Predicted 3D model of a 477-nucleotide part of an RNA (small-subunit ribosomal RNA, 3' major domain) from a metagenome.
It matches the Rfam family "Bacterial small subunit ribosomal RNA". Its family is annotated with structural constituent of ribosome and ribosome in the Gene Ontology.
The full RNA is in RNAcentral, with records from SILVA.
[in-house]
Context: one part of a larger RNA
RNA sequence: UGACGGGGGCCCGCACAAGCGGUGGAGCAUGUGGUUUAAUUCGAUGCAACGCGAAGAACCUUACCUGGCCUUGACGUGUCUGGAAUCCUGCAGAGAUGCGGGAGUGCCUUCGGGAAUCAGAACACAGGUGCUGCAUGGCUGUCGUCAGCUCGUGUCGUGAGAUGUUGGGUUAAGUCCCGCAACGAGCGCAACCCUUUUCUUUACUUGCCAGCGGGUAAUGCCGGGAACUUUAAAGAUACUGCCGGUGACAAACCGGAGGAAGGCGGGGACGACGUCAAGUCAUCAUGGCCCUUACGGCCAGGGCUACACACGUGCUACAAUGGUCGGUACAAAGGGUUGCUAACCCGCGAGGGCAUGCUAAUCUCAAAAAGCCGAUCGUAGUCCAGAUUGGAGUCUGCAACUCGACUCCAUGAAGUCGGAAUCGCUAGUAAUCGCGGAUCAGAAUGCCGCGGUGAAUACGUUCCCGGGCCUUGUACA
Numbered sequence: 001u002g003a004c005g006g007g008g009g010c011c012c013g014c015a016c017a018a019g020c021g022g023u024g025g026a027g028c029a030u031g032u033g034g035u036u037u038a039a040u041u042c043g044a045u046g047c048a049a050c051g052c053g054a055a056g057a058a059c060c061u062u063a064c065c066u067g068g069c070c071u072u073g074a075c076g077u078g079u080c081u082g083g084a085a086u087c088c089u090g091c092a093g094a095g096a097u098g099c100g101g102g103a104g105u106g107c108c109u110u111c112g113g114g115a116a117u118c119a120g121a122a123c124a125c126a127g128g129u130g131c132u133g134c135a136u137g138g139c140u141g142u143c144g145u146c147a148g149c150u151c152g153u154g155u156c157g158u159g160a161g162a163u164g165u166u167g168g169g170u171u172a173a174g175u176c177c178c179g180c181a182a183c184g185a186g187c188g189c190a191a192c193c194c195u196u197u198u199c200u201u202u203a204c205u206u207g208c209c210a211g212c213g214g215g216u217a218a219u220g221c222c223g224g225g226a227a228c229u230u231u232a233a234a235g236a237u238a239c240u241g242c243c244g245g246u247g248a249c250a251a252a253c254c255g256g257a258g259g260a261a262g263g264c265g266g267g268g269a270c271g272a273c274g275u276c277a278a279g280u281c282a283u284c285a286u287g288g289c290c291c292u293u294a295c296g297g298c299c300a301g302g303g304c305u306a307c308a309c310a311c312g313u314g315c316u317a318c319a320a321u322g323g324u325c326g327g328u329a330c331a332a333a334g335g336g337u338u339g340c341u342a343a344c345c346c347g348c349g350a351g352g353g354c355a356u357g358c359u360a361a362u363c364u365c366a367a368a369a370a371g372c373c374g375a376u377c378g379u380a381g382u383c384c385a386g387a388u389u390g391g392a393g394u395c396u397g398c399a400a401c402u403c404g405a406c407u408c409c410a411u412g413a414a415g416u417c418g419g420a421a422u423c424g425c426u427a428g429u430a431a432u433c434g435c436g437g438a439u440c441a442g443a444a445u446g447c448c449g450c451g452g453u454g455a456a457u458a459c460g461u462u463c464c465c466g467g468g469c470c471u472u473g474u475a476c477a
Base pairs, nucleotide, nucleotide: 001477002476003474004473005472007471008470009469010468011467012466013465015461016460019425020424021423022422023421026316027315028314029313030312031311032310033309034307035306042053043052064302065301066300067299068298069297070296073125077124078123079121080120081119082118083117086103087102088101089100090099091098092097107114108113127291128290130289131288132287136285137284138280139279140278141276143274148187149186150185151184152183153182154163155162156161167178168177169176193268194267195266196265198236199235200234201233202232203231208225209224212223213222214221239262242256243255244254245253246252318418322377323376324375325374326373327372328371334365335364336363339358340357344353345352346351384415389410390409391408392407393406394405395404431453432452433451434450435449436448437447
């Protein structure tokens, strides 16, 4: 000087407390451990691994296994030889591949050849998702959006170092004020950026329709309008600016007015010096090592989907604030031409047929759901719950056996609110309800977004956990 303390003081955070809803019990989905296996590819492992890499494993992907094949190689550069390229097709084979048949000759040219491409030969070389993240770059997690981390000059100390950065107030903040052997400065904080909330101006189509006119069974449907809503560009607005009180005449805090909004208005992006030899050699790049008729490459099938078990994360429930049936209302944000598909017809349905519009404020996905109004069920393993299984189908796709999703009929398991323990959340939040998107042929209960309905509680900081500042002890560095 740090680190640590079941030392002290001060102060924060859904840290506790106060509340609301869960997890832990059940079934299923998914990831992991373990076990099994020819293989169940590899990585991630307290917080900070475990719906993680994977925004989507039937083949492909794919790195794994079994079998069948190749050896200048699937790919790149260079040399030589030959043929343009390319297209159609027969036989064998699981295919890779092997053996054949046919069509076809192009572009530039100094007529030597060249460009592009294919095949062959030999050699330099290719190739490796092989090892080392403890050789590395880059990227990332984490403490932590915590308020800290430092420097120059000066001063003090023999020196390591100290001071500044401590102290009194204050703040979300090393934020600001005052004081002070310090005076300044840098990286962080804040602000500048995006979004949301209010208003104004401009613009008026595909969006809008108040007033005027026309028309319909009905609809901004038409003439028209530019008010309103919306859209999207530019601005305005909030600054403790004003008033009162407290305070040290400061910074600031408390209350109030006005205001759409008030004291950082809400949310996001943004992550200091550093820590964990944290993670990644399997995104990529890369040193070293290793393989080179194989640890490289091609193909078919299988596996990654196994299942006495254990754990994590979720979904659905256990019902009446509910289930079922009928009627009826109100979103936002997105996607769409290899696409989204209206209307109509067929089918109980998944879906199919025909066909229309849309490269989209025009057409379409699209039905929002919870809600509201009625009816029924009457506390029961039930008209709860839907696992499992049998049968019949639909769709995608060369192909749904291993191993897809969905539909219909039948079946109707566990489950009556969950031990010890444990998680999230402070407001348009929790809870609850549906909608969309990426990936994607098909395949979400995951992920990323969107809106609808919309709470309870916070006395307080003694305790648990993590953190900041000062101080004290130390046989620790």